[in-house]
């Protein structure tokens, strides 16, 4: 430098194809249970969906650019 992939809750990831109320597990907090802890059960909180712009009545989802990380290749030494 070229090509490809990933970016969504604190962590690991769905959802994107086919636009229409943002989700799961773990973790956190509260309650129940227990002598207590752990485990279990019930409930709750937690999101600029990487950034900017565009299309649309409506964008996590479609389009463009940019950024970070990963993989492959090329180049230089």
């Nucleotide at each position: 430098c070229g090509g490809g992939g990933u970016u969504u809750a604190g962590c690991u990831c769905a959802g994107c194809u086919u636009g229409g109320u943002a989700g799961a597990g773990c973790a956190u907090c509260g309650g129940c249970u227990u002598u207590g802890g752990g485990a279990g059960c019930c409930g709750a909180g937690g999101g600029u969906c990487a950034u900017u712009g565009g299309u649309u009545c409506a964008a996590a989802u479609c389009c463009a650019a940019u950024a970070a990380c990963c993989c492959c290749g090329a180049c230089c030494a």